[in-house]
Context: one part of a larger RNA
RNA sequence: GAUUGAACGCUGGCGGCAUGCCUAACACAUGCAAGUCGAACGUGAAAGCUCUUCGGUGUGAGUAGAGCAGCGGACGGGUGAGUAACGCGUAGGAAUCUGCCCAGUAGUGGGGGACAACCAGGGGAAACCCUGGCUAAUACCGCAUACACUCUACGGAGAAAAGGAGGCCUCUUCUUGAAAGCGCUAUUGGAUGAGCCUGCGUGAGAUUAGCUAGUUGGUAGGGUACAGGCCUACCAAGGCGACGAUCUCUAGCUGGUCUGAGAGGACGAUCAGCCACACUGGGACUGAGACACGGCCCAGACUCCUACGGGAGGCAGCAGUGGGGAAUAUUGGACAAUGGGCGCAAGCCUGAUCCAGCAAUACCGCGUGUGUGAAGAAGGCCUUAGGGUUGUAAAGCACUUUCAAUAGAGACGAAAAGCCUACGGUUAAUAACCUUGGGUCUUGACUUAACCUAUAGAAGAAGCACCGGCUAACUCCGUGCCAGCAGCCGCGGUAAUACGGAGGGUGCAAGCGCUAAUC
Numbered sequence: 001g002a003u004u005g006a007a008c009g010c011u012g013g014c015g016g017c018a019u020g021c022c023u024a025a026c027a028c029a030u031g032c033a034a035g036u037c038g039a040a041c042g043u044g045a046a047a048g049c050u051c052u053u054c055g056g057u058g059u060g061a062g063u064a065g066a067g068c069a070g071c072g073g074a075c076g077g078g079u080g081a082g083u084a085a086c087g088c089g090u091a092g093g094a095a096u097c098u099g100c101c102c103a104g105u106a107g108u109g110g111g112g113g114a115c116a117a118c119c120a121g122g123g124g125a126a127a128c129c130c131u132g133g134c135u136a137a138u139a140c141c142g143c144a145u146a147c148a149c150u151c152u153a154c155g156g157a158g159a160a161a162a163g164g165a166g167g168c169c170u171c172u173u174c175u176u177g178a179a180a181g182c183g184c185u186a187u188u189g190g191a192u193g194a195g196c197c198u199g200c201g202u203g204a205g206a207u208u209a210g211c212u213a214g215u216u217g218g219u220a221g222g223g224u225a226c227a228g229g230c231c232u233a234c235c236a237a238g239g240c241g242a243c244g245a246u247c248u249c250u251a252g253c254u255g256g257u258c259u260g261a262g263a264g265g266a267c268g269a270u271c272a273g274c275c276a277c278a279c280u281g282g283g284a285c286u287g288a289g290a291c292a293c294g295g296c297c298c299a300g301a302c303u304c305c306u307a308c309g310g311g312a313g314g315c316a317g318c319a320g321u322g323g324g325g326a327a328u329a330u331u332g333g334a335c336a337a338u339g340g341g342c343g344c345a346a347g348c349c350u351g352a353u354c355c356a357g358c359a360a361u362a363c364c365g366c367g368u369g370u371g372u373g374a375a376g377a378a379g380g381c382c383u384u385a386g387g388g389u390u391g392u393a394a395a396g397c398a399c400u401u402u403c404a405a406u407a408g409a410g411a412c413g414a415a416a417a418g419c420c421u422a423c424g425g426u427u428a429a430u431a432a433c434c435u436u437g438g439g440u441c442u443u444g445a446c447u448u449a450a451c452c453u454a455u456a457g458a459a460g461a462a463g464c465a466c467c468g469g470c471u472a473a474c475u476c477c478g479u480g481c482c483a484g485c486a487g488c489c490g491c492g493g494u495a496a497u498a499c500g501g502a503g504g505g506u507g508c509a510a511g512c513g514c515u516a517a518u519c
Stems, first nucleotide, its partner, number of pairs: 001519004006515001008513003013366004018361001019359002021324001026322003030319003035071002041067001043065001048059002051056001078277003087202007096194002101190008109143001111141002118133006149158003163182001169177001203249003210240003215237008252274004256267004279300005302313004330356001332355003338352001339350004369399004379390004403460001405455004413446001418440005424434002463508005468489003474503005484491002
C1' cells in the first nucleotide's frame, strides 16, 4: 500500500447492489418448513337453513373427515463434527443397477380368499391396545398363456398383468361390442442418475523407525446389483517401510478468493460441484434409490407428562429464545414469477424461491447549494500595538431545486393454463388427443414501489483523525520528569511546534480513526 463475513470509538442525509453466529456439531418454549390423488376402493358426518303430526324429513353432501391403495417423504433446505482418505481434483477402466422419461416388440384371459375402515364388547390416567363380526379395490394369492427373458445336464424347466374415467356408433328394461387415449405386465435399446476399480496430485512432526494374522496371496464355497479377504474353510508365508510405513497433531476437498510485476504466499464466508453428518453410539426394514434431518428398533445422556403401572421428544430447515462471545438480522408477505411433489385437469402443498423488514457490514453513485459580494464588518486568535489572520469566509444582492417532504399520475416483470375456433396429423370417425394459428376470459406478494409531473423554500443534511522527524500541516496559554503522550526514534525536571486546551492549518469525507488478521 492492498484486503476483510470483521469488531470497537466518535459521527451520520439519500439511493442502488451484495452480505450478515467466524464463538457452544451448546440447550431449545411457540408457530410453520411434505404432501397429494374421489379419474384405484369401500365408507361417510356436523353446524346452518327448511318443513314438521315434535318422532323426524329435505338440504348442506356423496361435501368435510378418517381408513385401505398409489406416487412422493432418498429431491429441495441446513451444518462442517468427523475424515490426511480413491474423501476431493484430474485422467482412465470393467464386472453392475437405474422409479418417473423416450423409442421398439409382445400381451392385458379366467378365478379365489382376506384385512382395515365400520359395528359390538373389553383393557388403560394417557400414549394406545385386545377380542368377535361385516365389506371393496389398480391391495393380496393361485391358474392359463408367454415371440423375446432367466436357468440348463440342451432332454427341458421357470416367471406376468389391473383396471378406471370420458367420448362415439347401435340400441334402450338391464346392457353389450369395436377402435383410440390414460394406465398395467414381460422384455430390448436409449437417456439420466448411482455404485465399483486404477495412475497421478492433494498438510505438519523422525524429540514417531519399524508396522501388519484376514495380515499378503492362492483354491473352494457363501454373499452382493456387480469385481474383490467383502465373509468363511483349507493351503502357502507373505505384504508395507528413509521415494518416510506406523504413530501423533491439524484439516472437509475443489472451481475459486485476497495479495503480488510475476513466481509465489495466505485463505476456502457468500455462489457452484463433490463428500460427510442429522441429540450420542449401533442396527436393519421398506423401496428403483436410504442403512433415511422433520421414518422404525435397541442402548445411553438430557428434557417433559404421569393416576407411578407407563409414555413423549430431538431447530447443524425458516423465524425466534436462553447461553457463549469483541460480534452477526424479522417469531414478516406471497405462491405473482422460476423450480419441485401429487393430480387427466381444475388445483392443493412448497420458510425451496421471489420479495419486504433490520444493520454505513462492504462496494458504487448523489447531495449537504450556485454566482456575486472589501466597509477586508463584528467576534475570536496572534502581535514588535503599527498591524496580521480567520477571510469572499459571513452578512447583503441575484439565482437554482438534484435528493428528502407533500400531492397527482403510473409501466416491465404475465408467459401460460382454461374456454371458443381454423388448417394439418392421428383415426372407421366430422369424438377425443397432438402441433401451429386466431379470438376470448382472467391471474402481481413486491406496489403507499421504478419512471414521470406539480408545489414551496437555501430551505431538512459534516464529521473524524492528525500537525517533533519518518509524514502533508504552527502559534499562544496551562502544566512543570507531575499529569500525561508514544508505531519507531523519543517528548515532559518554568518560555514544551511532542502532554491538556484554544486559534490556525493538513488529510480524508458519510464517513474517519483504532484494534485484529493476510499478502
Overview
Predicted 3D model of a 519-nucleotide part of an RNA (small-subunit ribosomal RNA, 5' domain) from an uncultured prokaryote. The RNAcentral record of the full RNA draws on ENA. Model confidence (mean pLDDT): 82 of 100.